Transfer RNA from Candidatus Wolfebacteria bacterium RIFOXYD12_FULL_48_21, 71 nucleotides, folded computationally. Rfam family: tRNA. Rfam classes the family as a transfer RNA.
[in-house]
RNA sequence: CGGGGUGUAGUACAACGGUAGUAUAUGCGCUUCGGGUGUGUAAGAUCCGGGUUCAAUUCCCGGCACCCCGA
Numbered sequence: 001c002g003g004g005g006u007g008u009a010g011u012a013c014a015a016c017g018g019u020a021g022u023a024u025a026u027g028c029g030c031u032u033c034g035g036g037u038g039u040g041u042a043a044g045a046u047c048c049g050g051g052u053u054c055a056a057u058u059c060c061c062g063g064c065a066c067c068c069c070g071a
Stems, first nucleotide, its partner, number of pairs: 001070007010024004018054001026042005047063005
């Protein structure tokens, strides 16, 4: 310098145009003499900017960060 991939909750992953979910972690409650386990419940996220569309995590363009390949 060129090509490809990834970016979603504290963490690890889903969601391929139509209400952003799951596990775990965290707060509160139940359970226990207490702790742990179990269980119920709550809060919490789409890397940034623009475009297409009635509607974008999703499609397109640019940028940023990381990973891989080539030179």